[in-house]
Small-subunit ribosomal RNA, central domain from a metagenome, 349 nucleotides, folded computationally.
Context: one part of a larger RNA
RNA sequence: CUGGGUGUAAAGGGAGCGUAGGCGGGACGGCAAGUCAGAUGUGAAAUACAUGGGCUCAACCCAUGGGCUGCAUUUGAAACUGCUGUUCUUGAGUGAAGUAGAGGUAAGCGGAAUUCCUGGUGUAGCGGUGAAAUGCGUAGAUAUCAGGAGGAACACCGGUGGCGAAGGCGGCUUACUGGGCUUUUACUGACGCUGAGGCUCGAAAGCGUGGGGAGCAAACAGGAUUAGAUACCCUGGUAGUCCACGCCGUAAACGAUGAAUACUAGGUGUCGGGGCCGUAUAGGCUUCGGUGCCGCCGCAAACGCAGUAAGUAUUCCACCUGGGGAGUACGUUCGCAAGAAUGAAACUC
Numbered sequence: 001c002u003g004g005g006u007g008u009a010a011a012g013g014g015a016g017c018g019u020a021g022g023c024g025g026g027a028c029g030g031c032a033a034g035u036c037a038g039a040u041g042u043g044a045a046a047u048a049c050a051u052g053g054g055c056u057c058a059a060c061c062c063a064u065g066g067g068c069u070g071c072a073u074u075u076g077a078a079a080c081u082g083c084u085g086u087u088c089u090u091g092a093g094u095g096a097a098g099u100a101g102a103g104g105u106a107a108g109c110g111g112a113a114u115u116c117c118u119g120g121u122g123u124a125g126c127g128g129u130g131a132a133a134u135g136c137g138u139a140g141a142u143a144u145c146a147g148g149a150g151g152a153a154c155a156c157c158g159g160u161g162g163c164g165a166a167g168g169c170g171g172c173u174u175a176c177u178g179g180g181c182u183u184u185u186a187c188u189g190a191c192g193c194u195g196a197g198g199c200u201c202g203a204a205a206g207c208g209u210g211g212g213g214a215g216c217a218a219a220c221a222g223g224a225u226u227a228g229a230u231a232c233c234c235u236g237g238u239a240g241u242c243c244a245c246g247c248c249g250u251a252a253a254c255g256a257u258g259a260a261u262a263c264u265a266g267g268u269g270u271c272g273g274g275g276c277c278g279u280a281u282a283g284g285c286u287u288c289g290g291u292g293c294c295g296c297c298g299c300a301a302a303c304g305c306a307g308u309a310a311g312u313a314u315u316c317c318a319c320c321u322g323g324g325g326a327g328u329a330c331g332u333u334c335g336c337a338a339g340a341a342u343g344a345a346a347c348u349c
C1' cells in the first nucleotide's frame, strides 16, 4: 500500500464557522471530456507463456503460435458521470402568523445566611473531636436583642424539566440581542452536504495590570493520631476563589459514540407546538420537533445498542496499526511564564 477498524480492546479532532477539494434532487434537449464498441497504425529482438523439435536427459538451444492488458489516429453509441441550455419543487433558504426557554451581553434591585463593628441583656465558659488539645473567653466570650458595614452565592419552585455548537447557563426587573419549534405554502429555484489548511469560541487551574476580599481555602503554622504522619481529623491561615481588561488553550472537554441524508416491529413516560372529536380550562385520536425508559429484526467478542443505532446504505472529514521507551528527545511554531501543539529513534519484552 491493500485489507480491516475507531462506545468499553489501539483509534472520533473539545466545539462551531468556513476556503480549497471531494460528493450531490426531478424532467427534457444538446455536446462527446470520462465511458463503451469497431477499424487502422504502433506496441523491436531477446525474455515470459503454449505447442513441437535438437544436444543420451536436463539446464541450454531452435522453430511456430498466441499474447504484450498500452499509446495514437479515426468512425460510431449516448444509458451513466461531466459540460451546457431550458424547466420543476420535494432538498435548502426567505416571507407571514404564532410560540417555549437558567441562550448571550449590560445596568439596576431584593431577601435569607455567614463574618465583622457599635450598643443593650447576661455570666463562666465557648468551640472542637472517636477522645482530646491547640484556639477564643472575667480587658466579659459563647448565647440573645437592636442597629450598621461588606463580599459572595441565589434555599423552596427544581423535574433522567428547559436552553445552547460545545464549554456551559438558575433570585427579580429592564434594555439590547442570537438560535430553535409549530402553522401557512406566498416567494427564490438545488442556492445543498462535508470540510485539509484557516478563523472564532472554549470548564477549572494558572499568568499580567488595577480593584475587591464576607465565607471557603492550596501553601504555611500549631494541636492531635501514629513506630513515623511532610497525610486523613481539629484550630488558624496566605495566594486563589469575585470584578474589569489582556493572556493561556488544556480536561474522564464523556454519550469515552464526528457531521449529514434516507430506510428499518412495537410499547410507555415527559417537554414545546398544530389539527380533529368532545359542553369542558377534563379526556381521547392524530401529527411535527425535543428528551428518557423498555423491547423485536439486525448488529456485537461479550457487555450491550436497538427510529436519539453501536441496524441497513451513501457522502465527506478526523484518527488507529503490539507493550515499554514516550506524549519523552530533537527541531519548529505559539506563549510573559507555566507550558501547549507537532512528534521520533536507539534499546528492550
Stems, first nucleotide, its partner, number of pairs: 004320003007303002012317001014201004021194003025088007033081002035077008049065006091191001092188003095184005103177007110154001115149007125136002162169002206247006215241002220236004258316006266294012298305002322349003331342004